[in-house]
This record gives sequence, C1' cells and structure tokens, in this order.
RNA sequence: GCGUGUGUAGCUCAGUUGGUAGAGCGCGGAGCUUAUACCUCCGUGGUCCCAGGUUCGAGUCCUGGCGCACGCA
Repeated sequence: GCGUGUGUAGCUCAGUUGGUAGAGCGCGGAGCUUAUACCUCCGUGGUCCCAGGUUCGAGUCCUGGCGCACGCA
C1' cells in the first nucleotide's frame, strides 16, 4: 500500500425485515447479618467511533475518514 472483519453503558457483549437502545458484570441504596461476604429487592447508567447521504424515520442501508484485529504484498 491492498483486502476482509470490527467499533453500542465503566467492562464483556446482544440488538431480527430500518420503527421509542438492552442483558450480564460493575457502581449506589435498602433488606438480611454481631459484622463482612453471599443472597433478595430497588435504583444508576449511552454524542451507538467521526462527518456526510438516503428515508417520514438510521445502532441498522450507502459514501468518506479514524482506531483496532487478521491476511496478502
């Protein structure tokens, strides 16, 4: 340099045929306990990498850019 894949919560990841963004872990509070942990309940969470385009509507489709991984040279 070329190609393929990937980028969503603090972390690991889902998100179907385009139609109001979710789970687990974590974090905070309460219950339980002599206390901590475990467990139960409640709560807390987002510029969906950036910029454009298409669309009534984009995490999703298209274009360009950036980061990461792999392959080829």